This is a predicted structure of a 144-nucleotide RNA (SAM riboswitch aptamer (S box leader)) from an Actinomycetota bacterium. It matches the Rfam family "SAM riboswitch aptamer (S box leader)". Rfam links the family to the GO term regulation of gene expression. About the family: The SAM riboswitch is found upstream of a number of genes which code for proteins involved in methionine or cysteine biosynthesis in Gram-positive bacteria.
[in-house]
RNA sequence: ACCUCAUCAAGAGGGGCAGAGGGAAACGGCCCGUUGAAGCCCCGGCAACCUAUCCGGCAUUACUGAUGAACCGAGUCAAUCUCGGAUUCUGAGGCCCGCCAGAUUUCGGUGCCAACUCCGACCUGACAACAGGACAGAUGAGCC
Numbered sequence: 001a002c003c004u005c006a007u008c009a010a011g012a013g014g015g016g017c018a019g020a021g022g023g024a025a026a027c028g029g030c031c032c033g034u035u036g037a038a039g040c041c042c043c044g045g046c047a048a049c050c051u052a053u054c055c056g057g058c059a060u061u062a063c064u065g066a067u068g069a070a071c072c073g074a075g076u077c078a079a080u081c082u083c084g085g086a087u088u089c090u091g092a093g094g095c096c097c098g099c100c101a102g103a104u105u106u107c108g109g110u111g112c113c114a115a116c117u118c119c120g121a122c123c124u125g126a127c128a129a130c131a132g133g134a135c136a137g138a139u140g141a142g143c144c
Base pairs, nucleotide, nucleotide: 003142004141005140006139007138008137013043014042015041016040017039021032022031023030027120028119029118044113045112046111049109050108052104053103054102056100057099058098063094064093068089069088070087071085072084073083074082075081117136122133123132124131125130
């Protein structure tokens, strides 16, 4: 790379270098751009996918095992009393792991910071608008 899963209507920009393109590719649109595009660097921010910490719920193999019961033994004149038991059952609660929902954004891995992924193209709704879906794409996590 391929493949799998999740998300894609929200959010967040200044400066320096640079100098003509850019909005993924091709097509059709529509935009952005010499009041400075792409690219690179610095700083800032957004977000909450992974990680981390915390709270709650569910589930719970294993581990632990409160409590209670039975049984056995001893004490005893006797006992429903007391003590003991490495006997059997009960099994609250705890811990680890897992799942779900939430909080935080301090450290870490990414990502992102014009326009819905800028819109369309293919299918469906009579379908132009509009809505839903597909394809393609982006990002993350996994797999390899």